Notes
Transfer RNA from an Atribacterota bacterium, 71 nucleotides, folded computationally. The RNAcentral record of the sequence draws on ENA. The organism belongs to Atribacterota, within Bacteria.
[in-house]
RNA sequence: GCUACUAUAGCUCAAUGGUAGAGCAGGUGUUUUGUAAACACUCGACAAGGGUUCGAUUCCUUCUAGUAGCU
Numbered sequence: 001g002c003u004a005c006u007a008u009a010g011c012u013c014a015a016u017g018g019u020a021g022a023g024c025a026g027g028u029g030u031u032u033u034g035u036a037a038a039c040a041c042u043c044g045a046c047a048a049g050g051g052u053u054c055g056a057u058u059c060c061u062u063c064u065a066g067u068a069g070c071u
Base pairs, nucleotide, nucleotide: 001070002069003068004067005066006065007064010024011023012022013021018054026042027041028040029039030038048062049061050060051059
């Protein structure tokens, strides 16, 4: 330099163009003499810009960061 892939919650991961979910973690409550465990509820996210579309996490493009391969 070229090619491919990845970027979603604090972490690990989902999500056919149509209101973004799960597990763990965090918070509150119940329970307990107390802690842990269990149960219920709750908080919190689409890397960034532009375009297509009635509507974009999703499609196109640019850019950023990372990974792998080739030279």